[in-house]
Context: one part of a larger RNA
């Protein structure tokens, strides 16, 4: 000395749940496979090393000697690791109270808004732009009214506020259902932590049947802009945008920051629980957890910055990355109806 790394230089799997596997609290006994002593036995000869010798020296070669990290037998030692027994209560998980909350999923209701149909009122326009044309409108439109029908989405309240693993999730109302946090400490007694292989959940687009279709709007038309305008700017519009099922499986799935555990000045908001004190009072005020922001110390970072929600300072596990381009391609496997996903080269070239 026996790699460095992964917020932004390449490099955290989108997420979870999890079998092998790695890892593993705290007390006693006890056993000796790991470990450790000692001993034997083996580790051919030649090198290699050290003595010494022989070619007039050296290379070269002769003898003796050492050593040979290694593996096996015996014997012993028990602190660590491993086995077994046997306890424990701080991890974990149960059980109780009270409470929060846009967690899932399923029914039924409700208002504004829109369009679209009927009817009144009323007439000469509307619409639309940056100006204007295409569009609509005397077969009466636009405005304005009553009345019916239909879809999709919940204004305000709404918060650097809340819940969910994550994708995500908001309008009321009932069923059914998941998970956290607090507080009691009543129960079990290490039951845990990660987790390759799987299995699962996964925005939007896409696709399959079948519906439904108000608004919005890829392709598509048209009308304007320009030198052209296969855009931007207008007027229409079609899949889709909505539901049931069942594929797809990707995304700047982002905190660009894998999950758990412990350790480490402080300051200011907030959301949920709980306590203390006081009190007319749920308010204020002060401690305690759980979360969710902001500023920062110490340390860490090329640096910007992180900073008890760490990118500090440890320790488990698992994933990944090794110069750019070829290339997330090619060929192959494997999934998919398919569109394509996964998995993943190289030749060449700088």
């Nucleotide at each position: 000395c026996u790699g460095g790394g992964c917020g932004u230089a390449a490099a955290g799997c989108g997420u979870g749940c999890g079998c092998a596997g790695g890892c593993g609290g705290u007390c006693g006994a006890u056993c000796c496979u790991g470990u450790c002593c000692g001993g034997g036995g083996u580790g051919a000869a030649a090198g290699c090393c050290c003595g010494g010798g022989g070619c007039u020296c050296a290379g070269c070669c002769c003898c003796g000697g050492a050593a040979g990290u290694g593996c096996c037998c015996c014997g012993g030692a028990a602190a660590c690791c491993g086995g077994u027994c046997g306890g424990c209560u701080c991890g974990a998980g149960u059980c109780c109270g009270g409470g929060a909350a846009g967690g899932g999923a399923g029914u039924c209701u409700g208002g504004a808004a829109c369009a679209c149909a009927g009817g009144g009122u009323g007439u000469a326009g509307c619409g639309g732009u940056g100006a204007a044309a295409u569009g609509c409108g005397u077969u009466g439109a636009u405005a304005u009214u009553c009345u019916g029908u239909g879809g999709a989405a919940c204004a305000c309240c709404g918060g650097c506020a809340g819940c969910g693993a994550a994708g995500g999730c908001g309008a009321g109302a009932c069923u059914c259902u998941g998970g956290a946090a607090c507080g009691g400490c009543a129960c079990u007694g290490a039951c845990g932590c990660u987790c390759a292989u799987g299995c699962a959940c996964g925005g939007a687009a896409g696709c399959g049947u079948g519906g439904g279709g108000a608004g919005c709007a890829a392709a598509c038309a048209g009308g304007a802009u320009u030198a052209g305008a296969u855009a931007c700017c207008c007027u229409g519009g079609u899949a889709g945008u909505c539901c049931a099922c069942g594929c797809u499986g990707u995304a700047a799935a982002c905190g660009g920051u894998g999950c758990g555990c412990a350790u480490u000045c402080g300051c200011c908001g907030u959301g949920g629980g709980g306590g203390g004190a006081a009190u007319u009072g749920a308010c204020c005020c002060c401690c305690c957890c759980c979360g969710u922001g902001g500023c920062u110390u110490a340390g860490c970072a090329a640096a910007c910055g992180c900073g008890a929600u760490a990118a500090a300072u440890g320790c488990g596990c698992c994933g990944c990355c090794u110069g750019g381009g070829g290339a997330g391609u090619a060929c192959g496997g494997c999934c998919g109806c398919a569109a394509g996903g996964u998995u993943a080269a190289a030749a060449c070239u700088c």
Small-subunit ribosomal RNA, central domain from an uncultured bacterium, 350 nucleotides, folded computationally. The RNAcentral record of the full RNA draws on ENA and SILVA. Model confidence (mean pLDDT): 90 of 100.